[in-house]
RNA sequence: GUCGAACGACAGGGGAGCGUCGAGAGGACGCUGAGAGUGCGGACACCCGCAGACCCUCGAACCUGAACCGGUUAGCACCGGCGUAGGGAGUCGGGAUUCUCGUUCU
Numbered sequence: 001g002u003c004g005a006a007c008g009a010c011a012g013g014g015g016a017g018c019g020u021c022g023a024g025a026g027g028a029c030g031c032u033g034a035g036a037g038u039g040c041g042g043a044c045a046c047c048c049g050c051a052g053a054c055c056c057u058c059g060a061a062c063c064u065g066a067a068c069c070g071g072u073u074a075g076c077a078c079c080g081g082c083g084u085a086g087g088g089a090g091u092c093g094g095g096a097u098u099c100u101c102g103u104u105c106u
Stems, first nucleotide, its partner, number of pairs: 001099001007093004011057004017031005038051005062087003068081004
């Protein structure tokens, strides 16, 4: 000189499922999960906005294919495939580390 991890600041993205009961309700109970609707306002049939918690920001957070295919489960979740698929939200600081060059000593 170069590469640039952790981490920080600010900014941004995202989801909220499944089972049982219930006329129905983010109503009750239970399951998985980081998170499964905590607060305020609106709607009041589905839900919507803002804030909070949680996760994620070059990528498997999350969305599409997909009411997908195989295994598994009470079901969701989970495991494998799809998947080198198509999308998906970043800047600054920070400097571990890597490589290269130079100098000195032996």